[in-house]
Context: one part of a larger RNA
RNA sequence: UCCGGCGAGUUAAUUUGUGUAGCAAGGUUAAGCGCUAAUGGCGCGGAGCCGAAGCGAAAGCGAGUCCUAAUAGGGCGUCUAGUUGCACUGAUUAGACCCGAAACCGAGUGAUCUACCCAUGGCCAGGGUGAAUCCAGGGUAAGACCUGGUGGAGGCCCGAACCAGUGUCGGUUGAAAACGGCUUGGAUGAGCUGUGGGUAGUGGUGAAAUGCUAAUCGAACUCGGAUAUAGCUGGUUCUCCUCGAAAUGCAUUUAGGUGCAGCCUUGCGUAUUCUGUUCUGCAGGUAGAGCACUGGAUAGGCUAGGGGCCUUACCAGGUUACCGAACCUAACCAAACUCCGAAUGGCAGAACAUCAAGCGCAGGAGUGAGACUGCGGGGGAUAAGCUUCGUAGUCGAAAGGGAAACAGCCCAGACCAUCAGCUAAGGUCCCUAAGAGCUGGCUAAGUGUAAAAGGAUGUAGAGUUGCAUAGACAACCAGGAUGUUGGCUUAGAAGCAGCCAUCAUUUAAAGAGUGCGUAACAGCUUACUGGCCGAAUGUGAUUCUGCGCCGAUAAUGUAAGGGGGCUUAAGCCAGCCACCGAAGCUAUGGACUUCAAUGCAUAUUGAAGUGGUAGAGGAGCGUUCCAUGGGGGAUGAAGCCUGAGCGUAAGUACAGGUGGACUGCAUGGAAGUGAGGAUGCCGGA
Numbered sequence: 001u002c003c004g005g006c007g008a009g010u011u012a013a014u015u016u017g018u019g020u021a022g023c024a025a026g027g028u029u030a031a032g033c034g035c036u037a038a039u040g041g042c043g044c045g046g047a048g049c050c051g052a053a054g055c056g057a058a059a060g061c062g063a064g065u066c067c068u069a070a071u072a073g074g075g076c077g078u079c080u081a082g083u084u085g086c087a088c089u090g091a092u093u094a095g096a097c098c099c100g101a102a103a104c105c106g107a108g109u110g111a112u113c114u115a116c117c118c119a120u121g122g123c124c125a126g127g128g129u130g131a132a133u134c135c136a137g138g139g140u141a142a143g144a145c146c147u148g149g150u151g152g153a154g155g156c157c158c159g160a161a162c163c164a165g166u167g168u169c170g171g172u173u174g175a176a177a178a179c180g181g182c183u184u185g186g187a188u189g190a191g192c193u194g195u196g197g198g199u200a201g202u203g204g205u206g207a208a209a210u211g212c213u214a215a216u217c218g219a220a221c222u223c224g225g226a227u228a229u230a231g232c233u234g235g236u237u238c239u240c241c242u243c244g245a246a247a248u249g250c251a252u253u254u255a256g257g258u259g260c261a262g263c264c265u266u267g268c269g270u271a272u273u274c275u276g277u278u279c280u281g282c283a284g285g286u287a288g289a290g291c292a293c294u295g296g297a298u299a300g301g302c303u304a305g306g307g308g309c310c311u312u313a314c315c316a317g318g319u320u321a322c323c324g325a326a327c328c329u330a331a332c333c334a335a336a337c338u339c340c341g342a343a344u345g346g347c348a349g350a351a352c353a354u355c356a357a358g359c360g361c362a363g364g365a366g367u368g369a370g371a372c373u374g375c376g377g378g379g380g381a382u383a384a385g386c387u388u389c390g391u392a393g394u395c396g397a398a399a400g401g402g403a404a405a406c407a408g409c410c411c412a413g414a415c416c417a418u419c420a421g422c423u424a425a426g427g428u429c430c431c432u433a434a435g436a437g438c439u440g441g442c443u444a445a446g447u448g449u450a451a452a453a454g455g456a457u458g459u460a461g462a463g464u465u466g467c468a469u470a471g472a473c474a475a476c477c478a479g480g481a482u483g484u485u486g487g488c489u490u491a492g493a494a495g496c497a498g499c500c501a502u503c504a505u506u507u508a509a510a511g512a513g514u515g516c517g518u519a520a521c522a523g524c525u526u527a528c529u530g531g532c533c534g535a536a537u538g539u540g541a542u543u544c545u546g547c548g549c550c551g552a553u554a555a556u557g558u559a560a561g562g563g564g565g566c567u568u569a570a571g572c573c574a575g576c577c578a579c580c581g582a583a584g585c586u587a588u589g590g591a592c593u594u595c596a597a598u599g600c601a602u603a604u605u606g607a608a609g610u611g612g613u614a615g616a617g618g619a620g621c622g623u624u625c626c627a628u629g630g631g632g633g634a635u636g637a638a639g640c641c642u643g644a645g646c647g648u649a650a651g652u653a654c655a656g657g658u659g660g661a662c663u664g665c666a667u668g669g670a671a672g673u674g675a676g677g678a679u680g681c682c683g684g685a
Stems, first nucleotide, its partner, number of pairs: 001685006011094005017088007026050003032044005054061002064076004097235002100232001104225006115199009124189001126158003129154001134149005162186003167182004201217001203213003210219001238620006248261005262367002264364007275353008288340001289338002294334003298330004305323002307320004370395010400411003415590004420586003426580003429564003435577001437576006448566001454550002458547011476531004481505003486500003511526001515524002591610008621674001623671007631663002639658005645652002
């Protein structure tokens, strides 16, 4: 992992509601007793319970009563239906749908592992070092002391056994639930070790690591309380039909739970109640706009006050490209500004429309983690597949077509069948169903088939404006001078390092000079002028618009059209016709649900409908057993195998084979009643 079997809303009591049955202003017995054909049945038993009257704290009164001074006013009642079984649904109390803790408590069992202790034994190759002591000699007044021997101390040294476990490699479903190889530490000591004994879990022991206490230790193990508890996770078994949510508000030792409300469902009741459109009326301060208020903020004018300067004994005065309240003019900004002010939306009334919902009561829920997209905001950085509100949609709980692939985008809501038709979004060269469609433009960038500020004689279109046959623009030929090397500066400064000035003359024209250049000159060139040339349009400047260009750098491999590939397109813009294209719509046949009409045992006709998670409601299939009825079976039961049967499904006939003794059907009843899931349990492979 697979196969088979087992495996989860039960039972009791009390109670709510619904259905059904009995009796009914009543209903009903409990314990117990009697009879009996005896796990049963029949009868007795009225204690008790519920109901038929309530109100008040109570006395109490009573279809009323209480508050009260009240006859006012108000509260709760009265104007009848209950009760007892059975079935189902929900609730409560119990293990209460099943499995699952870590833990807590009690009573016991453990020191054959290990920690420490007690008693009694055992063990430590070999080598090295050479303390005290002692002896001899020296030395001293005597000592101390020195030298040489002797001697054999030590938690001394090296290193086997033994004990340990440093580093590394291997091993890691191991050879081994801690090992092996190499290496390493201790190795006469606080050493190692045998045997026997002691200390026990709210404890022991601990050279102390929360270590060890039998492969278990921040509190051992075994059994019991015990089905502890689990707002948590997982699982929860047949079918079809109808409807169908929520992820919100308020509260919560509350935030992944729960209560009430909201939204769903079932039953009963009930009004044009809801909904839409139109009309009429009403409330409002958003978008926008505005500056009249509150604030912010810019420039100018005017002008209190202040500063500087001058003047001044004081008072006063003058002046100022200083600051500047208020005021004036002009132009602005605001969620917490408003002189104004929509559209939508909201409320009320009326009319019309509508098989289409609303409202009330009662039973049952689930939900209370939401997600994205568009629009309006807040937070954030006008970041986030971010967060938080409002509003609409989709997903959630929605399949189908499109977007290459793609819950939340676009189209569209799947009852079933069909080798029929029409369309939506989106498409029509090939992959790939349908146009290499038509008309007119644009693009040359493979732009299309990713991007900004910014940049540019790209190209197309529309304007404004200058020059031009009195000859423009460009090219070519010629001139481009004089005072003068302007003044200053400087070593020099002559148009051209720099500063100042930038005049005048001759002229068709020529700057006290546009750029190169020189040490400085020179030289080249330019503005400007003439000539040549020749434009029915030319040549400059500028504004707006369409489509393009640059800006443009990322990690496996082209890889930013889905690919091939595409250039008067198979790209872009505008228009037109046709076609393809879905589970949409239509057509034909069929099934079911609800409503209406007819009709009466449930049928016909018509209309509308039939996606669906949590969940509510309805109808059935099957399994085991019981009762009753009626059957089958050795001329072959159940079970099993085979066979294109039947039924909307769960399922279920029939025939043959196998098998060898039980077993269907109908109507009721009762449940240990349906398996794929629970890291399910047991067995097998």
Molecule: large-subunit ribosomal RNA, domain II
Organism: Armatimonadota bacterium